[in-house]
Transfer RNA from a bacterium, 77 nucleotides, folded computationally. Its Rfam family is "tRNA". It is annotated as a transfer RNA. The sequence is in RNAcentral, with records from ENA.

RNA sequence: GGGCGGGUAGCUCAGUUGGCCAGAGCACUUGCUUUACACGCAAGGGGUCAUAGGUUCAAGUCCUGUCCCGCCCACCA
Numbered sequence: 001g002g003g004c005g006g007g008u009a010g011c012u013c014a015g016u017u018g019g020c021c022a023g024a025g026c027a028c029u030u031g032c033u034u035u036a037c038a039c040g041c042a043a044g045g046g047g048u049c050a051u052a053g054g055u056u057c058a059a060g061u062c063c064u065g066u067c068c069c070g071c072c073c074a075c076c077a
Stems, first nucleotide, its partner, number of pairs: 001073007010026004019057001028044005050066005
């Protein structure tokens, strides 16, 4: 340098053919329960969907550039 995959909540991830509130589990907060803790139950908070543009009535999803991570190939020494 070329190719492929990935970046969505604190963590691990889902999100189909562009559409109907951005979600799940764990974690966190509060309450209930307990002598207390854990477990369990109920409720709640938390998101610039890596980033900058574009297309569209509408973008996590499509297109382009850039950044970061992983894998493969090539090149140099």
The coordinates come from a structure-prediction model, not an experiment, and the mean pLDDT is 80.